[in-house]
Context: one part of a larger RNA
RNA sequence: UUGACUUAAGGGAAUUCGGCAAAAUAGUUCUGUAUCUUAGGUAUAAGGAAUGCCUGCAUAGCAGUAUGCAGGUUUCAAUAACAAGCGGUGUCCGACUGUUUAUCAAAAACACAGGUCCCUGCUAGCCAGCAAUGGUGUGUAUAGGGGCUGACUUCUGCUCACUGCAAGUAGGUGAAAAUCUGUUUCAACGGAUCUAAGCCCUUGUGAAGAGCGGGCCUAACUCUGAGGCUCUUAUGGUAGCGUAAUACCUUGCCGGUUUAUUGCCGGCUUGCACCAAGGAAGUAACGAGAUACCAGCUGUCCCUAAGUUGAGCCCAAUGAAAUUACUUCGCUGUGUAUAUGCUGCGGACAUCCAACGGGAAGAGAAGACCCCACGGAAGUUUACUACAGCCUGAUGUUGUGGUAUAGUUCUUUAUGUAUAGAGUAGUUGGGAGUAAUCGAUGCAAUUUCGUCAGGAAUUGUUGAUACGAAAGUGUAACACCAACCCUAAGGGAAUAUACUGCUUACCUCGUAAGGGGGACACCAUUUGGUGGGUAGUUUGGCUGGGGCGGCACGCUCCUGAAAAAAUAUCAGGAGCGCCCAAUGGUAUGCUCAAGCGAGUUAGAAAUUCGCUGUAGAGUGCAAGAGUAAAAGCAUGCUUAACUAUGUUUCUAAUAGCACGAAACGUAGGAAGGAAACUUGGGUCUAGCGAACGCUAGUGUGUCUAUUGAUGGGACCCUAGUCUAACAAUGAACCUAUCCUGGGGGUAAUUGAGUUGUCGCGGGUAAGAGUUCAUAUCGACCCCGCGGUUUGCUACCUCGCCGUCGUCUCAUGGCAUCCUGGUUGUGCAUAAGCAGCCAAGGGUGGAGGGGUUUACUCAUUAAAGCCGUACGUUAGUUGGGUUAAGAACGGUGCGAGCCAGUUUGGAUACUAUCUGUUGGAUGUGUUGAUUGACUGAGGGGAAGAUGCAGGGAGUACGAGAGGAACGCUGCGUCGCAGCCUCUAGUGUGCCAGUUGUCUGAUAAGGCAAUGCUGGGUAGCCACGCUGUAGUGGAUAAGAGCUGAAAGCAUCUAAGCACGAAGCCAUCCCUAAAAAUAGUCAGUCAUUUUUGAACCAUUCUGUAAAAGGAAUGCUAGAAACAAGAGCACUUAUAGAAGAUAAGAUUGAUAGGUUGCUUGUAUAAGCAUGAAGCUUUUGCGACAUGUUAAGCAUUGCAAUACUAAAAG
Repeated sequence: UUGACUUAAGGGAAUUCGGCAAAAUAGUUCUGUAUCUUAGGUAUAAGGAAUGCCUGCAUAGCAGUAUGCAGGUUUCAAUAACAAGCGGUGUCCGACUGUUUAUCAAAAACACAGGUCCCUGCUAGCCAGCAAUGGUGUGUAUAGGGGCUGACUUCUGCUCACUGCAAGUAGGUGAAAAUCUGUUUCAACGGAUCUAAGCCCUUGUGAAGAGCGGGCCUAACUCUGAGGCUCUUAUGGUAGCGUAAUACCUUGCCGGUUUAUUGCCGGCUUGCACCAAGGAAGUAACGAGAUACCAGCUGUCCCUAAGUUGAGCCCAAUGAAAUUACUUCGCUGUGUAUAUGCUGCGGACAUCCAACGGGAAGAGAAGACCCCACGGAAGUUUACUACAGCCUGAUGUUGUGGUAUAGUUCUUUAUGUAUAGAGUAGUUGGGAGUAAUCGAUGCAAUUUCGUCAGGAAUUGUUGAUACGAAAGUGUAACACCAACCCUAAGGGAAUAUACUGCUUACCUCGUAAGGGGGACACCAUUUGGUGGGUAGUUUGGCUGGGGCGGCACGCUCCUGAAAAAAUAUCAGGAGCGCCCAAUGGUAUGCUCAAGCGAGUUAGAAAUUCGCUGUAGAGUGCAAGAGUAAAAGCAUGCUUAACUAUGUUUCUAAUAGCACGAAACGUAGGAAGGAAACUUGGGUCUAGCGAACGCUAGUGUGUCUAUUGAUGGGACCCUAGUCUAACAAUGAACCUAUCCUGGGGGUAAUUGAGUUGUCGCGGGUAAGAGUUCAUAUCGACCCCGCGGUUUGCUACCUCGCCGUCGUCUCAUGGCAUCCUGGUUGUGCAUAAGCAGCCAAGGGUGGAGGGGUUUACUCAUUAAAGCCGUACGUUAGUUGGGUUAAGAACGGUGCGAGCCAGUUUGGAUACUAUCUGUUGGAUGUGUUGAUUGACUGAGGGGAAGAUGCAGGGAGUACGAGAGGAACGCUGCGUCGCAGCCUCUAGUGUGCCAGUUGUCUGAUAAGGCAAUGCUGGGUAGCCACGCUGUAGUGGAUAAGAGCUGAAAGCAUCUAAGCACGAAGCCAUCCCUAAAAAUAGUCAGUCAUUUUUGAACCAUUCUGUAAAAGGAAUGCUAGAAACAAGAGCACUUAUAGAAGAUAAGAUUGAUAGGUUGCUUGUAUAAGCAUGAAGCUUUUGCGACAUGUUAAGCAUUGCAAUACUAAAAG
């Protein structure tokens, strides 16, 4: 320091997002119990009383026992421990018990009983499967499946225009097949007819998807608008509810609650944007749901303190991980714009330990937000394209009848009237005879046809002729025969369609016999329709982030554009996606706008004349350029708005490049002109489009199946039709369930730059202030400063810098809120207003809201404004924002979405460096050690402020009112210390007592220290004590003298004042202050040894080398002053350290005494309500006994231990 606990005086939710957490309540018996109600509940509502032990008795029971009564008796306390509801009052939501996101959401979500709608008659419907088959179900509409709603009560309005579903259908549309037909034949192909489902169409349907308006006027105060007018729709929101889980504005307004309420409750209601089974409004009971209040209760808080225990700390043993380029001071500046590492200045001896968490844009995780990717995936749909499924026509499986209808064909019969002609002459051919008792002709009846004149057939009757040729009429001439045509009827054949039979295919029930269905269905092939049920895919670009918006995406002109050319922006100003057969070509002629004069009257302006007139006009359309015998205007003639072909320029900087546009030629054939010449559209710069495909071509183009012809086909050329995302792909959303790869190339937070905005100041002074600019306020205009607002920029950061507010702890600025000094005043005093100096200290408590802010309440000397990564998350919280669940309103067809609302919803990290707070060790300071100092430097706020008394009812003032300097006292806040008092704690100090265990009544263990009542020391606050001023130098300011400047002037020389501010005085620290300080005491500076080098001496040599001795010295050993270890400890303490002691001793323990705390021990004796077999039982009381027990305190005492080292 922390986890888990215990206890706290006084206050009692002031804490906080929120009573989170804790405390409190608690058992049993008796009593008593509101409101509401679905009459069951609510209810253990709430509230109140009692509770032990002993003695005796009664009742119940076979008994263990239970219940009760009467006495006695103890404690602070008797469910004494354990166990064991806190309660109440409103509101929202959901009826309820239940279920759910195993692992952050338990809920208002899901479910539920109940309600309602839809499908389904069983070979059902729905579901699974390619199928066989299976489930529902060995069930059968009181059943099964699906959707919505969600107990109960009162209810559930209007709309069928849209979408869906259901039904219908005269008509339209409608595929394949079939039929007909075109293309010289055939085929492909085209056309037509017929035609299913579907669609159009007509109806129905809302407890199907859904939807449910606006404007104006109006009543005799005003307001309001019962009412009226009008637009419009499919209909215009009814009942009920309403600032709501829904209301933006909004903290709506009123009332209640509160000192104060962004809350809650009750009303009102102009409902941004309630509303009736996506149910509306109520609602008892229920809820680990959301919300507000009250009582009780409390360490949540004021305001913290003490204690217990586990860690931490120390010792011993064992022994990980993340991480790790190296290095590891502060400020300032710089720099990719927040540096341990660069700059300057400062600081800084080395090492270790315990803490803290400011920094290392700390570690962790290739950011989940944002953007990007011709990345991915889940989901949706009236995206695109398919497929399953379903509906549907045709064909096959597939046979046999009937009826009707249709067309075809065969056959029979009939039919055929212009006029003329006797007449109802189909056409053509043959033809001179034909028919007739097998009944000519006539008559009658019936049927049928009909042009109404008649024809034909049948029957009856009659009983023998009738017709043709010839003639005539006429385009055609007739009897009779043959063929054919039109029309009508009958019959036959095959086909088709519709209906209806049959049974043998086929299906099905049944063990079988047999039954049911039946050419349908199933199945197969094919046709059309429907088809997020399923699948695949797409879902442009630019862009001061992206989205929304826009088009700056193809073109033209001007400016920008910086005098060659070229030149960007979502820069500024404007345009184009045409028009014109003349608005083109040419030849010729003419001159415009405007003004002045005249004329006319028609006026100032219509038309006429004259003069002036460089363009002030005109030009098809933007702008610019150009333009006067024209490029303008007019007239004549015309089609060059031609064909072919070449070059160049722009398009398109530096390579290449299409379309397109333009300029200059050549050849041909034209127009105008006398000619020269001009003309390939418009005075120039905009007016445009690839490939594939399709279409067209009076293009004397090319190729093509052996050849020729014709037709067809292919190619080339030209023209048309399209891609405006305009060098042209055929294409919708959503993701908060999301994923991957990337980006600081690009947003949201901080920073940086800027400072429009913001804040502050200044200049000038119009004005007002009765007068008067400047007591005070100050417009217009102008100039600055700041870097707290909000923007802009996109510079750092996307292999990650934790985002609002609170708490905690702060630190700085001054543009000062208070306190101090001072000036002016529209300053009499008092109280103010406005300046100047001043940052030492202070700047608080509550209410609602997540809030910062703002508002409010009561205080106050005052309740300042800002910076510090909008200070502070390896410090707290997690209410808000900003994930996954859910709901409301809105929006969207939908998936979903909303700086709209609401409820719920993981905050992890052992500290390496630095920094900070403390604690130690070592070295240095020129031997060691002991003691006493100095004080450069550092730290401190050690004080700040109020009130009262008195001065004094004085000065001042007409009065009302009403000061000040000295002086005194008492508070509040802060700081430091302390424990005598008061208070707290006080976990083995004492006592009481419950349950249980140890043989027991003694003494104990456990149950939170079991609980309860007290409490010493210590530690502590809620307690107590202390907390003067003075001096120096100054600020603003106020002065003296005094010139420059004969005056004046506080200043220039000089002198003297002036503040809580500055520096001292005061307290703490501080020789590591490297300039390493001063004074004093004690001890030491000793002995031995000692290599090499070096020095000296000697030796040696010609000179050297070499050798010897001595000295110095690094080092070693011994001794010594002193210190440490080890030992007993506490006034000290995490470890180290510090302090006391160490037998010459009270250092600790023990013992004894005192003090203090509890509260009267055990044992014994006596008494005791009563009972009793008279022997005893008995809670408890009294006495012995202010006892017993304890004593971290005070003292005494060497009994033990401070030994030996």